RNA sequence: UUUGAUAAAGGCAAACUUAUCGAAAGGUAAGGACGCAAAGCCACAAGUCUAAAGCACUUUGACAAGUGCCAUGAUGGUUGGGUUGCCGGGU
Numbered sequence: 001u002u003u004g005a006u007a008a009a010g011g012c013a014a015a016c017u018u019a020u021c022g023a024a025a026g027g028u029a030a031g032g033a034c035g036c037a038a039a040g041c042c043a044c045a046a047g048u049c050u051a052a053a054g055c056a057c058u059u060u061g062a063c064a065a066g067u068g069c070c071a072u073g074a075u076g077g078u079u080g081g082g083u084u085g086c087c088g089g090g091u
Base pairs, nucleotide, nucleotide: 001090002089003088004087011036012035016031017030018029019028020027021026034077040083041082042081044080045079046078047075048074049073054069055068056067057066058065
């Protein structure tokens, strides 16, 4: 520097459950393992998810409500990218 086994030492932890934060997506902790060679870390780009506030429209006597748009929110276990790293093989 590149690569990933039929190894070795280990690591992480999906769904689900409980508690909690949040408007929600989702996050955190404990339990739990579907899987993962970076399923370590980072929201820069794209994708996806949510839509509180905001804007527009509908609706009502009014309030409430409904629909659409909308990221400044989320997602690293969607992809790309950056960065750090165990063991072995190749150069």